[in-house]
Predicted 3D model of a 476-nucleotide part of an RNA (small-subunit ribosomal RNA, 3' major domain) from Centella asiatica. The coordinates come from a structure-prediction model, not an experiment, and the mean pLDDT is 80. NCBI's taxonomy places the organism under Eukaryota, Spermatophyta, Apiineae, Mackinlayoideae, Centella. RNAcentral holds the full RNA, with entries from SILVA.

Context: one part of a larger RNA
RNA sequence: GGAAGGGGGCCUGCACAAUCAGUGGAGCAUGUGGUUUAAUUCAAUGCAAAGCGAAGAACCUUACCAGGGCUUAACAUGCUGCGAAUCCUCUUGAAAGAGAAUGGUUCCUUUAGGAACGUGGGCACAUGUGGUGCAUGGCUUUCAUCAGCUCGUGUCAUAAGGUGUUGAGUUAAGUCUUGCAACGAGUGCAACCCUCGUGUUUAGUUGCCAUCGUUGAGCUUGGAACCCUAAACACACUAUCAAUGAUAAGCCGGAGAAAAGUGAGGAUCACGUCAAGUCAUCAUGCAACUUUUACCCUGGGCGACACACGUGCUAAAAUGGCUGGGACAAAGGGUCACAAUCCCGCGAGGGAGAGCUAACUCCAAAAACCCAUCUUCAAUUUGAAUUGUAGGUUGUAACUUACCGACAUGAAGCCGAAAUCGCUUGUAAUCUCCGGUCAACCAUACGAUGGUUAAUUCAUUUCCGGUCCUUGUACA
Numbered sequence: 001g002g003a004a005g006g007g008g009g010c011c012u013g014c015a016c017a018a019u020c021a022g023u024g025g026a027g028c029a030u031g032u033g034g035u036u037u038a039a040u041u042c043a044a045u046g047c048a049a050a051g052c053g054a055a056g057a058a059c060c061u062u063a064c065c066a067g068g069g070c071u072u073a074a075c076a077u078g079c080u081g082c083g084a085a086u087c088c089u090c091u092u093g094a095a096a097g098a099g100a101a102u103g104g105u106u107c108c109u110u111u112a113g114g115a116a117c118g119u120g121g122g123c124a125c126a127u128g129u130g131g132u133g134c135a136u137g138g139c140u141u142u143c144a145u146c147a148g149c150u151c152g153u154g155u156c157a158u159a160a161g162g163u164g165u166u167g168a169g170u171u172a173a174g175u176c177u178u179g180c181a182a183c184g185a186g187u188g189c190a191a192c193c194c195u196c197g198u199g200u201u202u203a204g205u206u207g208c209c210a211u212c213g214u215u216g217a218g219c220u221u222g223g224a225a226c227c228c229u230a231a232a233c234a235c236a237c238u239a240u241c242a243a244u245g246a247u248a249a250g251c252c253g254g255a256g257a258a259a260a261g262u263g264a265g266g267a268u269c270a271c272g273u274c275a276a277g278u279c280a281u282c283a284u285g286c287a288a289c290u291u292u293u294a295c296c297c298u299g300g301g302c303g304a305c306a307c308a309c310g311u312g313c314u315a316a317a318a319u320g321g322c323u324g325g326g327a328c329a330a331a332g333g334g335u336c337a338c339a340a341u342c343c344c345g346c347g348a349g350g351g352a353g354a355g356c357u358a359a360c361u362c363c364a365a366a367a368a369c370c371c372a373u374c375u376u377c378a379a380u381u382u383g384a385a386u387u388g389u390a391g392g393u394u395g396u397a398a399c400u401u402a403c404c405g406a407c408a409u410g411a412a413g414c415c416g417a418a419a420u421c422g423c424u425u426g427u428a429a430u431c432u433c434c435g436g437u438c439a440a441c442c443a444u445a446c447g448a449u450g451g452u453u454a455a456u457u458c459a460u461u462u463c464c465g466g467u468c469c470u471u472g473u474a475c476a
Base pairs, nucleotide, nucleotide: 002475005471007470008469009468011466012465013464015460020422022420023419026314027313028312029311030310031309032308033307034305035304042053064300065299066298067297068296069295077124078123079121080120081119082118083117087103089100090099091098092097106115107114108113131286132285136283137282138278139277140276143272148187149186150185151184152183153182154163155162156161167178168177169176193266194265195264196263198234199233200232201231202230203229204228208223209222240254241253244250303442320375321374323372324371325370326369332363333362334361338355341352342351343350344349382413387408388407389406391404392403393402429452430451431450434447435446
């Protein structure tokens, strides 16, 4: 100097407390372990692995297994022989491939040859999701958006080092003020960036609407006020008043304001730590493989199932469930697409098909909610698993192993032990909608969007994590 303490002090955080809703019990979905298997490819393993890489495993993907093939190779460059190439036909085969057969030459040109393409040969070589993340780059997680981490000069100390960075206040903050053998500086903090919230100006089509008009409809004419769209600008800075404070920094209350003390959210992640993660995104050293650990194909597997764990969905009901009617969003996507409307079908869906390359048209119906009917506390008009039957769609292909609809069937479950998670306001909870990936879809996932809309704390005794100061015990 550092680290640790069931040492001390100051402070802080959904850390505790208070509240609400959950997990742990049930069924199912999904991931992991284990077991099994020809193979169940690989990686990730406390927080910081486990709906994770994977924004989508029937083939492909695919890396795994079995079998069938291949060895200058699926791909690149160099040398060399032959032929332009493409195309067309047959046999065999699960396919990959193997064999056979027909016809026919392009462009440039100095007529030697060359270009591009196909094919044969041998050699350099190529290839690899094979190993090592404890050889590495790059990227990333975590402590942590925690407030720290350092340097120059000076000065103190024999030196390691100290000081500055400590003290008194203050802050979300090493934020700021003040004092001081320190004076300055860098990097973090903050600000600059994006979105939302208010206004002004500019611009009015596909958006808006005063009149007129309609069964209905911005359809006609007219307008630029409103709404909205999307660019620029303005606005908030403790600016103002009072109390307090050291005549400070600040803090507290008020006025005003769309917004007040970081306005809300995001992006932004210091020096370092965990030999943290990744050689399977990519790149790359080294050693190993080269008739294979490379490459092609068919089928299987990644989907197995006594069990254990994680994350979710659906529930157990009357603040509910079924049926009928009625109302209100935002954001997003669409031409190999989204598809109105009409007809057929109980339905999934099928047939015909207007419009729209989109503020114009379509997906599109928002759902919780409101009104009305039935149900009356039960394993039920709860709950939907499981199973059967006959169907639909995508796709060469749906057995292993897809999704959807109809009818029938109607398990468990009556609120969960120890333990444990999230959340402080438009938040939790609850209810929908949309997107990416995508032929289809195992999506209850992930990411985004709005609707309805609480309770409780406003304190620091204790648990956990962290910052700073200190310590005569303890560590190297």